Bacterial small signal recognition particle RNA from a Thermotogaceae bacterium, 100 nucleotides, folded computationally.
Lineage of the source: Bacteria > Thermotogati > Thermotogae > Thermotogales > Thermotogaceae.
It was read from a public genome assembly, where an Rfam model found it.

RNA sequence: AACCGGGCCCGAUGCGACGGAACACUGUGAACCGGGUCAGAUCCGGAAGGAAGCAGCCAUAAGCAGUUCGUUUCGUGCGCCAUCGGAAAACCUGAUUUGA
Numbered sequence: 001a002a003c004c005g006g007g008c009c010c011g012a013u014g015c016g017a018c019g020g021a022a023c024a025c026u027g028u029g030a031a032c033c034g035g036g037u038c039a040g041a042u043c044c045g046g047a048a049g050g051a052a053g054c055a056g057c058c059a060u061a062a063g064c065a066g067u068u069c070g071u072u073u074c075g076u077g078c079g080c081c082a083u084c085g086g087a088a089a090a091c092c093u094g095a096u097u098u099g100a
Base pairs, nucleotide, nucleotide: 001097002096004094005093006092007091009086010085011084012083013082014081015079016078017076018075019074020073021072022071023070024067025066026065027064028063035058036057037056042051043050044049
C1' cells in the first nucleotide's frame, strides 16, 4: 500500500436494568343511609316466645396504602449482553499478500 474480517454506527428481536399500568397477594377500609351476629334498652305477647335493632364484635365493597418474591402488558437519551440484518467515509483492531 492492497485486500479480507471484526469493532465503532443504524435497525429488529431476545435477555437484563429501570419506570408505568392491570392482576395477584398483604394491610386498611362503611356512625346511620351495605351484610352477619346483635349485650343493654325498645316494641308485641298473659306467658312461652317473637320482632325490629344502637353500641361492640366479625367478614367485606368501592377507595387508599404497600409488596422481598409473582403473572401479564406498555414504555425507555439504559446495557463491556446475545442473535439476525443493514451501513461502511474516517478512525481502532486482527489476518493475508506485495513493496521499501